[in-house]
The RNA shown here (transfer RNA) has 74 nucleotides and comes from an Ignavibacteriota bacterium. It matches the Rfam family "tRNA". About the family: Transfer RNA (tRNA) molecules are approximately 80 nucleotides in length.
């Protein structure tokens, strides 16, 4: 410096063939079972969907650019 991929909850990913609801494990908290712990069930807290713009009534989802991880090339 150039080509591809990825970036979503504290972790670890899904999510799109169709742009209209933001989730799932594990982790956090509350409650119940238990004589307690271990666990198990329940419910709940937690997200500017890397950032800047732009299309569109509507963007996580499409379009540039940026940064930042991975990996090829040089």
């Nucleotide at each position: 410096g150039g080509g591809c991929c990825g970036u979503u909850a504290g972790c670890u990913c899904a999510g799109c063939a169709u742009g209209g609801g933001a989730g799932a494990g594990c982790g956090c908290c509350a409650c119940a079972a238990u004589g307690g712990c271990a666990u198990u069930g329940u419910g709940g807290a937690g997200g500017u969907c890397a950032c800047c713009g732009g299309u569109u009534c509507g963007a996580g989802c499409c379009c540039g650019g940026u940064a930042c991880g991975g990996u090829c090339c040089a």